Overview: The part of an RNA shown here (small-subunit ribosomal RNA, 5' domain) has 528 nucleotides and comes from a metagenome.
Context: one part of a larger RNA
RNA sequence: GAUUGAACGCUGGCGGCAUGCUUUACACAUGCAAGUCGAACGGCAGCACGGGGGCUUGCUCCUGGUGGCGAGUGGCGAACGGGUGAGUAAUACAUCGGAACGUACCCAGUAAUGGGGGAUAACUAUCCGAAAGGAUAGCUAAUACCGCAUACGCCCUGAGGGGGAAAGUGGGGGACUCGCAAGAGCCUCACGUUAUUGGAGCGGCCGAUGGCUGAUUAGCUAGUUGGUGGGGUAAAGGCUCACCAAGGCGACGAUCAGUAGCGGGUCUUAGAGGACGAUCCGCCACACUGGAACUGAGACACGGUCCAGACUCCUACGGGAGGCAGCAGUGGGGAAUCUUGGACAAUGGGCGCAAGCCUGAUCCAGCAAUGCCGCGUGGGUGAAGAAGGCCUUCGGGUUGUAAAGCCCUUUUGUUUGGGAGCAAAUCCUUGAUGUUAAUACCGUCCGGGGAUGAGAGUACCAAAAGAAUCAGCACCGGCUAACUACGUGCCAGCAGCCGCGGUAAUACGUAGGGUGCAAGCGUUAAUC
Numbered sequence: 001g002a003u004u005g006a007a008c009g010c011u012g013g014c015g016g017c018a019u020g021c022u023u024u025a026c027a028c029a030u031g032c033a034a035g036u037c038g039a040a041c042g043g044c045a046g047c048a049c050g051g052g053g054g055c056u057u058g059c060u061c062c063u064g065g066u067g068g069c070g071a072g073u074g075g076c077g078a079a080c081g082g083g084u085g086a087g088u089a090a091u092a093c094a095u096c097g098g099a100a101c102g103u104a105c106c107c108a109g110u111a112a113u114g115g116g117g118g119a120u121a122a123c124u125a126u127c128c129g130a131a132a133g134g135a136u137a138g139c140u141a142a143u144a145c146c147g148c149a150u151a152c153g154c155c156c157u158g159a160g161g162g163g164g165a166a167a168g169u170g171g172g173g174g175a176c177u178c179g180c181a182a183g184a185g186c187c188u189c190a191c192g193u194u195a196u197u198g199g200a201g202c203g204g205c206c207g208a209u210g211g212c213u214g215a216u217u218a219g220c221u222a223g224u225u226g227g228u229g230g231g232g233u234a235a236a237g238g239c240u241c242a243c244c245a246a247g248g249c250g251a252c253g254a255u256c257a258g259u260a261g262c263g264g265g266u267c268u269u270a271g272a273g274g275a276c277g278a279u280c281c282g283c284c285a286c287a288c289u290g291g292a293a294c295u296g297a298g299a300c301a302c303g304g305u306c307c308a309g310a311c312u313c314c315u316a317c318g319g320g321a322g323g324c325a326g327c328a329g330u331g332g333g334g335a336a337u338c339u340u341g342g343a344c345a346a347u348g349g350g351c352g353c354a355a356g357c358c359u360g361a362u363c364c365a366g367c368a369a370u371g372c373c374g375c376g377u378g379g380g381u382g383a384a385g386a387a388g389g390c391c392u393u394c395g396g397g398u399u400g401u402a403a404a405g406c407c408c409u410u411u412u413g414u415u416u417g418g419g420a421g422c423a424a425a426u427c428c429u430u431g432a433u434g435u436u437a438a439u440a441c442c443g444u445c446c447g448g449g450g451a452u453g454a455g456a457g458u459a460c461c462a463a464a465a466g467a468a469u470c471a472g473c474a475c476c477g478g479c480u481a482a483c484u485a486c487g488u489g490c491c492a493g494c495a496g497c498c499g500c501g502g503u504a505a506u507a508c509g510u511a512g513g514g515u516g517c518a519a520g521c522g523u524u525a526a527u528c
Base pairs, nucleotide, nucleotide: 001528002527003526004525006524007523008522009521010520013375014374015373016372017371018370019368020367021333026331027330028329030328031327032326035076036075037074040073041072043069044068047067048066049065050063051062052061053060054059083286084285085284093210094209095208096207097206098205101203102202103201106199107198108197109196110195111194112193113192114148116146117145123138124137125136126135127134128133154163155162156161168191169190170189171188172187173186176185177184178183212258213257214256219249220248221247224246225245226244227243228242229241230240231239261283262282263281264280265276266275267274268273288309289308290307291306292305311322312321313320314319339365341364342363343362347361348359349358350357351356378408379407380406381405388399389398390397391396414464415463416462417461418460422455427449428448429447431445432444433443434442472517473516474515475514476513477498478497479496483512484511485510486509487508493500494499
């Protein structure tokens, strides 16, 4: 000099954009952070509508008939998104390679989607428990569950053969069939379902190279190193087991100990290098502590389960409940780090045919000069060089064009008025086109139409009055830009280094003046 997630002291006008627990991976009150689908299903607790009854005429009762829908079965999601950096020196990360793998949703292809069955929750009844919750009996549905049939691909094989699947739901429809009707069959479309092939993206596994400190750590190793054969996995492999052999690593630093998430990057620097790894992006690890598996395409799972432990809470003392390193917020620790805010309008995600619902992701607002950038606190004129202050050789000098005065301007601020863009998709619809028996339904495309804004009446624009509403901090001995007076008298004090102060201190304190930065300025800490 540059820099910082900074803090402290004094001071403080505005805006834009960023950033904001670096310490106790300490403990957490409260609210919210993952749901959704009735176009899978049986149903109907509540709400609304319709219908019916009673009737005191505005109340009450009944009724799944309709819109819908609590609880329940079922599907998908909950493995993403969000947080933190404890552990980890290599099961991590970065780069470059590899072969023995998996993949829900998505895309493309091939072939199917036939016929049956038995349960169970909800519900009803009874019962236990303070609660959390649970037991028994009975009823019922499915895209829940299980067989049978079939098998182009597929799997196994001793090559003869053997094995293995499915689920429906919704929209529309001319003739025909069944039916009292509702409707069903039938046709068709859409979304699904099953088997399998390929792809995309994602993930699992292996190797090489690279990046900390210590030798006052020199030897380490028994599933250890390799083989054969079982087992196991989606998959290679001592991954695991039995047997056999005696190997494997190490001064090119094994082992041990300490420290540490890694990278893109950030800071500094002419560069080389050094230091760091906040915010943003990629990867990894963790989710009260330790362990384990279940479900599932995917977890050994932050807001799932089980066991053990510590802690907290409830209890009828028998027994139960909990996990903010999600967003806010509280206590504590600390020099120190924000609101218990708004909205799903946009972007993205989950579910859904859709409408839509959910989303503390996100977008916004709030707080903080924490940082960077921009703007302002007025401009011109004005010598009687006013008054006052300070100094003085008492002549004057200086503050100083500074002020006043005169003439202007109006950024910012105040008031008033106007006022974008972020919002066009989804949706509705003319037409074309695909599909189809079809001008129906549905899909695609070009047009047309309407709705939707948290921020916020925000940004911005215009007008009005009026210099009105806005400057501090540090320093002035040398380094280092800037000097005098008074006070003090090795005292009080200053100080980054040299050093000042013992009676004329440009070095302490105050004042006047000056210098430097400026909504900041200094100090401390830290890095180059």
Overview: Model confidence (mean pLDDT): 86 of 100.